[in-house]
RNA sequence: CUUAUCAAGAGUGACAGAGGGAACAGACCCUGUGAAGUCCGGCAACCUGCUUUUUUGUAAGGUGCCAAAUUCUGCGGUAUAAUCAUGCCGAAAGAUGAG
Repeated sequence: CUUAUCAAGAGUGACAGAGGGAACAGACCCUGUGAAGUCCGGCAACCUGCUUUUUUGUAAGGUGCCAAAUUCUGCGGUAUAAUCAUGCCGAAAGAUGAG
C1' cells in the first nucleotide's frame, strides 16, 4: 500500500500494587470489592491441518482477542424538530488477519 472484518463470544484463578479505556480535544466510564503488567485459564476461527465435488464440518499449530459498538463525539450527507438536539448512512482515523 491492497483487501476482509470490527453491536456476537471469552475468569468468583494466582502474582502484582495504581492506574486504565490507541493518539489529540471534549464527554462518559472502569478501577484498593484491586488498574497496568506477568502466569494460568478461556473465546473466536483470519491463516493453517484434516474432511468435503462445492457448501460444510472439525482441530487449535501461527496470530488475535477476553468492560461498555473501535465506549461516544470530531468530517460529509440525510430524516425529524421552532430551537437546542436526536436518529440513520458514509468517510476519516484506528485495531486485527491475509497478501
Model confidence (mean pLDDT): 81 of 100. A computed fold for a 99-nucleotide RNA from a bovine gut metagenome, annotated as SAM riboswitch aptamer (S box leader). The model forms 97% of the base pairs in the Rfam consensus.